[in-house]
Molecule: Lysine riboswitch aptamer
Organism: Lactiplantibacillus modestisalitolerans
RNA sequence: AUCGAAAGAAGAGGAUGCGAUCAACAUCAGUAUCCAGGCCAAAGCAGGUUAGUGCUAACGCGGUCUGGGGAACGGGGCGAUCGCCGAAAUCGGCGGGUGACUGACCCGCGCGCCGGUUGGGCCUUGGUUGAAUAAAUCAAGGACUGUCGCGGUAAGAAUUACCGCGGGGCGCUAUCGACGAU
Numbered sequence: 001a002u003c004g005a006a007a008g009a010a011g012a013g014g015a016u017g018c019g020a021u022c023a024a025c026a027u028c029a030g031u032a033u034c035c036a037g038g039c040c041a042a043a044g045c046a047g048g049u050u051a052g053u054g055c056u057a058a059c060g061c062g063g064u065c066u067g068g069g070g071a072a073c074g075g076g077g078c079g080a081u082c083g084c085c086g087a088a089a090u091c092g093g094c095g096g097g098u099g100a101c102u103g104a105c106c107c108g109c110g111c112g113c114c115g116g117u118u119g120g121g122c123c124u125u126g127g128u129u130g131a132a133u134a135a136a137u138c139a140a141g142g143a144c145u146g147u148c149g150c151g152g153u154a155a156g157a158a159u160u161a162c163c164g165c166g167g168g169g170c171g172c173u174a175u176c177g178a179c180g181a182u
Stems, first nucleotide, its partner, number of pairs: 001182004008175001010173002014085001017084006025076001033069008043056003047106007088118008097109003119145002122142008147167008
């Protein structure tokens, strides 16, 4: 000097890249629930079942009808702000927490650790959750897009564009470089 190269640190993909927060809005819903009255009538209590505890209940639990009031959580689209590019999401296992109280089983929500899958968004079909035909998620399929590799075309090289096939983010690009080879 050239080639390879652990670790470090900086970036890119987007026609809705990912997520969080805030405000208003629509939905949830004339639902839950409250008041008054009529009828029936003895049980009821905040995820379900079960055994108890506690509380409420003929001064009417609860159900139903009529009338008058009447939400919220969760999820959603637009906007703004912030954090980012395994951003994030999801699956499985383990361990706590929580859902009137105690115990058991199940279910839901959330937290921590370990491991797996997914480059990204979109569309279709089916499943799950959900008030929902919204949205989310899982599985399969489809085209699009970004990147790398191989092959080809355009034109004469770098390069650029296009076409085809294939891989995947533990990737790709540029930088630096322990170390190794010549």